[in-house]
RNA sequence: GGCCCUGUAGUCUAGUGGUUAUGACGCGUCUUUCACAUGGAUGAGGUCCAAGUUCGAUUCUUGGCAGGGCCA
Numbered sequence: 001g002g003c004c005c006u007g008u009a010g011u012c013u014a015g016u017g018g019u020u021a022u023g024a025c026g027c028g029u030c031u032u033u034c035a036c037a038u039g040g041a042u043g044a045g046g047u048c049c050a051a052g053u054u055c056g057a058u059u060c061u062u063g064g065c066a067g068g069g070c071c072a
Stems, first nucleotide, its partner, number of pairs: 001071007010025003018055001027043005048064005
């Protein structure tokens, strides 16, 4: 330098155009206990950035950024 793949919560993850964006771990509050742990209830927290297509974009297209892989 060329080509390909990926980007969703603190971490991992589902989502293939419209519904309140899914679940697990973690975190906060309450409860259970003498206390801790476990268990139960409940809550906060997210679509990498910009433009385009569309009535409507996490999803499709283009560019950028970041990470990974292959070739040279």